[in-house]
């Protein structure tokens, strides 16, 4: 001096990812509220069940929202970004108990997913929006094989790939 484990930092994928002002539909002419008219209980308040008996309630006129869930355009943070499974735990689902479901929150977690599109499915959703999931499908980034390159085909995962400095033991 090279090589390898390995540590530090930078860095790429592209209709990349998240977070969020504005804004635009939607929700929904619902809910609310105001008059009238009728009624005194049938029924409803995620399902199941128990006490109990709260609230609402049927029709017509007028007015007339939000929340939560999206688009778009922008800004900001980035590139395991992120996002999902799973387990306890907190909160909401009208009020009390209990089982269950559902939403949502932050923790753990060597469980999964390289990205995004496009499809049927299956969940969440008021929805046909839109979001999760695996799955197929064809593109795309990478590294590995095939191969004299290219092109092309197979195969793999982000614990991946790459630049760049350091680098024990061993050679």
């Nucleotide at each position: 001096a090279a090589g390898c484990a390995u540590g530090a930092u930078g860095g790429a994928g592209g209709c990349g990812c998240g977070g969020u002002u504005u804004u635009c539909a939607u929700c929904a002419g619902u809910a609310g509220c105001u008059c009238c008219c009728g009624g005194a209980a049938a029924g409803g308040u995620c399902g199941g069940g128990g006490a109990a008996g709260a609230c609402c309630g049927g029709g017509g006129a007028g007015u007339g929202a939000a929340a939560g869930g999206g688009g778009a355009c922008g800004c900001c943070g980035c590139c395991g970004a992120a996002g999902g499974g799973u387990g306890a735990c907190c909160g909401c689902u009208u009020a009390c108990c209990c089982c269950g479901g559902g939403c949502g929150g932050g923790c753990a977690u060597u469980c999964c997913u390289g990205g995004g599109c496009c499809g049927a499915c299956g969940g969440a959703g008021a929805a046909u929006a839109u979001c999760c999931g695996g799955c197929g499908g064809a593109c795309u980034g990478u590294c590995a094989c095939u191969u004299a390159u290219a092109a092309a085909g197979u195969g793999g995962a982000g614990c991946g790939c790459u630049g760049u400095c350091a680098g024990a033991c061993c050679u």